[in-house]
Context: one part of a larger RNA
């Protein structure tokens, strides 16, 4: 390279959107570019294959044939693919209609907790552990009860549940904005499908300015354990944890399972909408889950939300360690990210 393969062995890009690329519905007419015949030119000798022959043999020569799976020209088919018209509604979008949700921005409010002031009651503890210690408290702690304040978070609803492309996302309320499924009809009329780079969005920690600062709590100090304890366990405690803006761009970013189409036997729950309205019932679309059939799978297990059975595109993989390291290149303020080897080693 063929080929094989990506849930767990080595393998699905963190998620979307989209450029080039590839790939792409019906029907008809045209045209022949790809395709497929026929003919016609060219495919030099030598080489290489096969037959015959000469050197005693062979090597090595000589002589003959096929062949050189291309390319060119030219006459044809036209079922497929391609271009190029016409058209069609079943794919893909648009209107309408009544939901639907913890989807996403601003902003205003509420209650419980916490912790801190102030006043009152009030005395002699308190905290914290395996057990203590440090801590805090007669200068009145701790508990109790009023009131002010301040920042964070959103008990119960709560789910085996729901929104989002993922990351994610929960008090109540207002505005703004987005989606997605459904139900009828009515439009466009193939507008699609993925999508190398690209661009966007991206948990948590990190950074840069500026603000906040109740908990928590990296460093760090102290008080235990211990032989020792730079740890577990305890008291305190800076950054951060929150806001704004701008960077960072990773993660077990997981369903460890890339999008998108078809197509394949049932039971069962549950969310939206329809129908249907008897508090009954069945059914239909879209989602989310639980069990099996065939079927796949080393197996565990998947099983219409397929790891079955096709199709189109994209990423990826190729013993273990070296090493997600070095070097270079790029990006970033740093930290680091991103691409990403070998030597040698088993």
């Nucleotide at each position: 390279u063929u080929g094989g393969g990506u849930u767990u062995a080595a393998a699905g890009g963190g998620u979307g959107c989209g450029u080039a690329g590839g790939c792409g519905g019906g029907c008809g007419c045209g045209u022949a570019a790809g395709u497929c015949a026929g003919c016609g030119g060219u495919g030099a000798a030598a080489u290489a294959c096969c037959c015959c022959u000469g050197c005693u043999c062979a090597a090595c020569a000589g002589g003959g044939g096929g062949g050189c799976u291309g390319c060119c020209g030219u006459u044809g088919a036209u079922a497929c693919u391609g271009c190029g018209u016409g058209u069609c509604u079943a794919g893909a979008g648009u209107g309408c209609g009544a939901a639907c949700g913890g989807c996403g921005c601003c902003g205003g409010c509420g209650g419980a907790a916490u912790g801190u002031g102030u006043c009152a009651u009030g005395u002699a503890g308190c905290g914290g552990u395996g057990a203590a210690a440090u801590g805090c408290a007669u200068a009145g702690a701790g508990a109790u009860g009023a009131c002010a304040c301040a920042g964070a978070a959103c008990a119960c609803c709560g789910a085996u549940c729901g929104c989002g492309a993922a990351g994610g996302c929960a008090g109540c309320u207002g505005g703004c904005g987005a989606g997605c499924a459904c139900g009828a009809c009515a439009c466009u009329g193939a507008c699609g499908c993925u999508g190398a780079g690209g661009c966007a969005c991206g948990a948590a920690g990190g950074u840069g300015c500026g603000g906040g600062g109740a908990u928590c709590g990296a460093a760090c100090a102290g008080g235990a354990u211990u032989a020792g304890a730079u740890a577990c366990c305890c008291u305190g405690g800076u950054a951060g944890u929150c806001c704004g803006c701008a960077c960072a761009g990773u993660a077990a970013a997981c369903g460890a399972u890339g999008a998108c189409g078809a197509c394949u036997u049932g039971u069962u729950g549950u969310c939206g909408g329809c129908g249907a309205c008897a508090c009954a019932c069945u059914g239909c679309c879209g989602g989310u889950g639980a069990c099996a059939a065939a079927g796949c799978g080393a197996a565990a297990g998947c099983g219409a939300u397929a790891a079955g059975u096709c199709g189109u595109c994209c990423a990826c993989c190729u013993g273990g360690g070296g090493a997600g390291u070095a070097c270079g290149a790029u990006c970033g303020c740093a930290a680091g990210g991103u691409u990403g080897a070998a030597a040698c080693u088993c």